Predicted 3D model of a 365-nucleotide RNA (Bacterial RNase P class A) from a soil metagenome.
Model confidence (mean pLDDT): 75 of 100.
It matches the Rfam family "Bacterial RNase P class A". From the family's description: Ribonuclease P (RNase P) is a ubiquitous endoribonuclease, found in archaea, bacteria and eukarya as well as chloroplasts and mitochondria. Rfam links the family to the GO terms ribonuclease P activity, dimeric ribonuclease P complex and tRNA processing. It is annotated as a ribozyme.
The sequence is in RNAcentral, with records from MGnify.
RNA sequence: GAGUCGGCCAGACAACCGCUGCGCGCAAGCGCAGAGGAAAGUCCGGGCUCCCAGGGCACGGCGCCAGGUAACGCCUGGGGGGCGCGAGCCCACGGAAAGUGCAACAGAAAGCAAACCGCCUAAGCGCACGCCUCGUGUGUGCGACGGUAAGGGUGAAAUGGUGCGGUAAGAGCGCACCGCGCCGGUGGCGACACCAGGCGGCACGGCAAACCCCGCCCGGAGCAAGACCAAAUAGGGGAGCAAGCGGCUUUGCGCCGCACGUGCGGCCCGCACAGGCUCCCGGGUAGGUCGCUUGAGGUGCACGGCGACGUGCAUCCCAGAUGAAUGGUUGUCCUCGACAGAACCCGGCUUAUCGGCCGACUCCU
Numbered sequence: 001g002a003g004u005c006g007g008c009c010a011g012a013c014a015a016c017c018g019c020u021g022c023g024c025g026c027a028a029g030c031g032c033a034g035a036g037g038a039a040a041g042u043c044c045g046g047g048c049u050c051c052c053a054g055g056g057c058a059c060g061g062c063g064c065c066a067g068g069u070a071a072c073g074c075c076u077g078g079g080g081g082g083c084g085c086g087a088g089c090c091c092a093c094g095g096a097a098a099g100u101g102c103a104a105c106a107g108a109a110a111g112c113a114a115a116c117c118g119c120c121u122a123a124g125c126g127c128a129c130g131c132c133u134c135g136u137g138u139g140u141g142c143g144a145c146g147g148u149a150a151g152g153g154u155g156a157a158a159u160g161g162u163g164c165g166g167u168a169a170g171a172g173c174g175c176a177c178c179g180c181g182c183c184g185g186u187g188g189c190g191a192c193a194c195c196a197g198g199c200g201g202c203a204c205g206g207c208a209a210a211c212c213c214c215g216c217c218c219g220g221a222g223c224a225a226g227a228c229c230a231a232a233u234a235g236g237g238g239a240g241c242a243a244g245c246g247g248c249u250u251u252g253c254g255c256c257g258c259a260c261g262u263g264c265g266g267c268c269c270g271c272a273c274a275g276g277c278u279c280c281c282g283g284g285u286a287g288g289u290c291g292c293u294u295g296a297g298g299u300g301c302a303c304g305g306c307g308a309c310g311u312g313c314a315u316c317c318c319a320g321a322u323g324a325a326u327g328g329u330u331g332u333c334c335u336c337g338a339c340a341g342a343a344c345c346c347g348g349c350u351u352a353u354c355g356g357c358c359g360a361c362u363c364c365u
Base pairs, nucleotide, nucleotide: 001363002362003361004360005359006358007357008356009355011333012332013331014330015329016328017327019034020033021032022031023030024029036339040350041349043348044347045346046345047344048222049221050220051219060217061216062215063214064078065077066076067075068074079093080091081090082089083088094213095212099211100210101207102206116152117151118148119147120146125143126142127141128140129139130138131137132135160178161177162176163175164174165173179202180200181199182198183197184195185194186193187192226290227289228288229287236281237280238279239278240277241276244258245257246256247255248254261273262272263271264270297316298315299314300313301312302311303310304309334337
């Protein structure tokens, strides 16, 4: 100088005025506490609450091994693969010889492989020409309907790699080494690794965040869960009181007038309204209370463990609102301050984040 990993901080201080909670006080008031590393996304795992429940399937999720944990899709350690000189980083990392399916374009061919260019002319076939012993003969040349899979070309992917032999040219066709598969042995709890061990010329490649198979997990809804107290008005049920007189109408129902009742009002007249008035019960609404923050809790030390973590002791209490507080103003200073704000609670993951500090390590000079 360049980088890797881990941890921490998130403007500081002061004054004044407010807000929420708790405590004290008759009151006025006083004292104390008051957002985050992500409070976020609501993606996983739990607690808690209600509903349901006899079992299973399905759906969905997870998927190398061992451990940690209340649990997990999280974390730790390890194995395998990939990237990096390295510190380190990344990986849905079970099964493709159970079945089904997919592979655009290009290309001859993409799944019982195939033959475009190329290469070859040994055997065989066809054609042409020659020879003589005239035949089922022989020589030369050409062809590809024959052989080939070295080389070229297409593709993300084309049926192991290198070398030697071999051949007409070639090819695991043969051999050596490497690779691969199966078996065996050794080490490891295991994933797996190793082996101058044996067998097999290789039996066929990719995709399972395609269906599927195998193994494991999983009842549903969520604090607007849920529990309690409970007004007015209207409606429901019950009890008591009052429901009179006259007329119209066949009766009932209904209508009209007067009286009774209610409102205006001290009273009368008058006007208007209405069929009732009083009490009790229960449900629900508004409203209020609880759930509501002491918890798989924080900090320190010791011990065990590589570690995640566990155990023991000591110590601390650290927001709890519900139109919903956590703010505003001023002053001083600096490196001029990011992303963002609880809403039942925890454990994770992911995403956003101006800058700065500390520790460990790597590479170059």